């Protein structure tokens, strides 16, 4: 000088990811509670037990009174770009009076998949036509190689297209090594 760099540090992607905290709707005139009337032996989300129940269970009608939780939306603040989400493992807590089954959060772990946002179909979960998960396609956008045409440039290479990859990547800078 030059080339290698899951070694370290910075950084880009754009309706970017995520939490925390105010307010306002939805949720719902629901659930749940009191009366009253009708009712007449059961009730308990899925089993079984306890518990309640003729001093009247489940149902139903008509008055009153009347919620919450998750989810979204929008302002503010903080954290960042495998941000984060899924699956998977292990442990706690809850949904209930106990137990078995079942389901939820929350945490730790993960060299398993997904670049990232959107629009639609199908499934799931949800009061929901909102919104979230998974998959599938569809075109948009960042990367990176390839290469095509036409233009700028001494070249590197930038603008324009077209195929294709995948974040352990990309891009600048450097440790350390190698070569001169």
């Nucleotide at each position: 000088u030059g080339g290698u760099g899951a070694g370290g540090u910075a950084g880009a992607g754009g309706c970017g990811c995520a939490a925390a905290u105010c307010g306002a709707a939805u949720g719902a005139g629901u659930a749940a509670g009191a009366a009253a009337c009708a009712g007449g032996a059961g009730u308990a989300a899925g089993g079984a037990c306890a518990a309640c129940g003729a001093a009247g269970a489940a149902u139903g009608u008509u008055u009153c009174u009347g919620a919450a939780a998750g989810g979204g939306c929008g302002g503010u603040u903080u954290g960042c770009c495998g941000a984060a989400g899924c699956g998977u493992u292990g442990a706690a807590u809850c949904c209930u009076g106990u137990c078995c089954a079942g389901g939820a959060u929350u945490c730790a772990g993960u060299a398993g998949c997904u670049g990232g946002g959107g629009u639609u179909g199908c499934a799931u979960u949800g009061a929901a036509c909102a919104a979230g998960u998974g998959u599938a396609a569809c075109a948009c956008u960042g990367u990176c190689a390839c290469u095509g045409u036409a233009g700028g440039g001494a070249a590197a290479c930038c603008u324009u297209g077209g195929u294709g990859g995948a974040g352990g990547a990309c891009u600048a800078c450097u440790a350390a090594c190698c070569c001169u």
Molecule: Lysine riboswitch aptamer
Organism: Salipaludibacillus daqingensis